Predicted 3D model of a 73-nucleotide RNA (transfer RNA) from Cellulosimicrobium sp. BMG9.23. Its mean pLDDT, the model's own confidence on a scale to 100, is 81. Taxonomically the source falls in Cellulosimicrobium (Bacteria, Actinomycetota, Actinomycetes, Promicromonosporaceae). Its Rfam family is "tRNA". Rfam's curators write: Transfer RNA (tRNA) molecules are approximately 80 nucleotides in length. Rfam classes the family as a transfer RNA.
RNA sequence: CUGGGUGUGGCGCAGCAGGUAGCGCGCCCGGCUGGGGGCCGGGAGGUCGCAGGUUCGAACCCUGUCACCCGGA
Numbered sequence: 001c002u003g004g005g006u007g008u009g010g011c012g013c014a015g016c017a018g019g020u021a022g023c024g025c026g027c028c029c030g031g032c033u034g035g036g037g038g039c040c041g042g043g044a045g046g047u048c049g050c051a052g053g054u055u056c057g058a059a060c061c062c063u064g065u066c067a068c069c070c071g072g073a
Base pairs, nucleotide, nucleotide: 001072002071003070004069005068006067007066010025011024012023013022019056027043028042029041030040031039032038049065050064051063052062053061
C1' cells in the first nucleotide's frame, strides 16, 4: 500500500432479503426462605465505532473515516 472480517446497554452475543433495538450474565427493587444460596416477579441502562448520503423509514443499503484481527505485496 492492498483485499477481507469484526465494531450493538457494564460483559458476552442475537437482530430473520429496511419497518417501534432483543437474549444471557451482571446491577437495582420486591416476594418465597430463619439467614445465605437458590428460585420467582418487576425495573433501570444502548439513538447500534464515528461522519455524511439514499429512503416516508436504516443496526441493516451507499461513501468516507477510526480501532482491532486475518491474508497478500